[in-house]
C1' cells in the first nucleotide's frame, strides 16, 4: 500500500507518559516468551456507522396425532431442573446429485463465493466451497427486545 470479512469512526471518566506548573498530544502488537517505542504499553463507560437474532394480524406450512437421550426431584399415566446432541435451527460463498472405496477420503457434473489496484458487465485465468454456534426449540413479520463490531492474509 491493498486482500477476504460487518467487522468502522467518535466523545467521555479514572490511571500513566508528557510540562516547572497548567495544557496540546499520546498510552503499539502479542496466550505466554519476546517484540517495538523518547517515555507512557492500563481499565472502562456511552454514541454513530454497519452486520446479525429473536418478535403479531395477513400470508404460508400442517390435517393433527406423535415428537430424541442420560440423571435428579416432585403434588407423579404428568410435570420441574439440569446436562447432552441423532431431530430441527442459526452466522456464512462454504451446498446438491453420482461413482469408488480404506467410511471419511478421492474422482466428476450442476451450483455458490472471491481475487486479477477507479465503477459496472462481459470472456478469460486463478483460487474456495471451511469452520463454529444454539440445545428439543425458532417459518414471514410492524412495533418492540437483544447481539456482534473480531480474525486471518499479501
Nucleotide at each position: 500500500c491493498g486482500c477476504c470479512g460487518a467487522g468502522c469512526c467518535c466523545u467521555g471518566u479514572c490511571a500513566c507518559c508528557g510540562u516547572c506548573c497548567c495544557g496540546a498530544g499520546g498510552u503499539u502488537c502479542g496466550u505466554a516468551c519476546g517484540a517495538c517505542c523518547a517515555g507512557a504499553u492500563g481499565a472502562c463507560a456511552g454514541g454513530g456507522a454497519c452486520g446479525g437474532g429473536g418478535g403479531a394480524c395477513c400470508c404460508a406450512u400442517g390435517c393433527a396425532a406423535g415428537u430424541g437421550g442420560g440423571c435428579a426431584c416432585c403434588a407423579c399415566c404428568g410435570g420441574u431442573g439440569u446436562c447432552c446432541u441423532u431431530g430441527g435451527g442459526g452466522u456464512g460463498a462454504a451446498g446438491c446429485c453420482g461413482c469408488a472405496c480404506g467410511u471419511g477420503u478421492g474422482c466428476g457434473g450442476c451450483c455458490g463465493g472471491g481475487u486479477c489496484a477507479g465503477u459496472c458487465u462481459c470472456c478469460g485465468a486463478u483460487c474456495c466451497g471451511a469452520a463454529c454456534c444454539c440445545g428439543a426449540c425458532a417459518g414471514c413479520u410492524c412495533a418492540c427486545c437483544u447481539c456482534g463490531c473480531a480474525g486471518g492474509c499479501g